[in-house]
RNA sequence: UCUCAUCAAGAGCAGUGGAGGGAAAGGCCCUGUGAAGCUGCGGCAACCAUUGAUUAUUUCAAACGGUGCCAAUUCCUAUAGGCGUGGCCUAUGAAGAUGAGA
Numbered sequence: 001u002c003u004c005a006u007c008a009a010g011a012g013c014a015g016u017g018g019a020g021g022g023a024a025a026g027g028c029c030c031u032g033u034g035a036a037g038c039u040g041c042g043g044c045a046a047c048c049a050u051u052g053a054u055u056a057u058u059u060c061a062a063a064c065g066g067u068g069c070c071a072a073u074u075c076c077u078a079u080a081g082g083c084g085u086g087g088c089c090u091a092u093g094a095a096g097a098u099g100a101g102a
Base pairs, nucleotide, nucleotide: 001102002101003100004099005098006097007096012041013040014039015038016037020030021029022028025077026076027075042070043069044068047066048065050062051061052060053059074095078092079091080090081089082088083087
C1' cells in the first nucleotide's frame, strides 16, 4: 500500500509523572477534584488460534494463547431521502481505528 470483516453494546483503579488530551481541520468536550506517557494489578470483548458441542461449513459455548480495547455512537461533521424540523430517523459514503490475509 491492497483485499475482506467489524465499529449503537461492553469494561478502571493504584503508583509515577507534571500540561496537555480526544487521528487530521472546524466544532464541542475532558483535564491541577491532575492531561499525555510509563509501571503494576484488574476488567471488557471474542478478530485470529485453541478446545467442546452442533452441523454440512454453518452456528453456539468456553476464555489458558496472539492482538485489541476500558469518557462522550468512531464525541459530531459529507450526500440522499423522510419526519412530529434549534433537531431527529433511515440508507450510503469519505477519512480513521482494530483484526485477518496479501